Overview
Predicted 3D model of a 136-nucleotide RNA (FMN riboswitch aptamer (RFN element)). Model confidence (mean pLDDT): 84 of 100.

[in-house]
RNA sequence: ACACGUACUCCGGGGUCGGUGAAAGUCCGAGCCGGCGGUGACAGUCCGCGACCCGUGAGGUCCCGCAAGGGAUCGAGCGGUUGACCUGGUGGAACUCCAGGACCGACGGUGAAAGUCCGGAUGGGAGGAGACGUGG
Numbered sequence: 001a002c003a004c005g006u007a008c009u010c011c012g013g014g015g016u017c018g019g020u021g022a023a024a025g026u027c028c029g030a031g032c033c034g035g036c037g038g039u040g041a042c043a044g045u046c047c048g049c050g051a052c053c054c055g056u057g058a059g060g061u062c063c064c065g066c067a068a069g070g071g072a073u074c075g076a077g078c079g080g081u082u083g084a085c086c087u088g089g090u091g092g093a094a095c096u097c098c099a100g101g102a103c104c105g106a107c108g109g110u111g112a113a114a115g116u117c118c119g120g121a122u123g124g125g126a127g128g129a130g131a132c133g134u135g136g
Base pairs, nucleotide, nucleotide: 002135003134004133005132006131008130009129010128011127016030017029018028019027031116032115033105034104035049036048037047038046044103045102053080054079055078056077059074060073061072062071063070064069085101086100087099088098089097107119108118109117
């Protein structure tokens, strides 16, 4: 260094100004931002994954009940759903680089409609780094 494992540790998402108005970081105008793995060469728009949401649900906790059983809540795992790109150039190779022009962005909240504000979230998480163990 490699493979496998674990009641282990740490890390793990960015972005605003102006105008109108009684009121907008939500409208209008102009800006700004881009999780993780993969890939013949670097990706918001390719292939997958995660977050949100829906269903199911091992199991945990609590409550009621003599009991059988009933109820509340949390919830691993599994299934489903979930947005958007072209043209030209270089090259052995790029929907990834360069040039140009486009496009996309969960849910709840809000004096007025949100990728950018507030909240669930001091959460979860794809995954990354390490520790320890086993193997030849």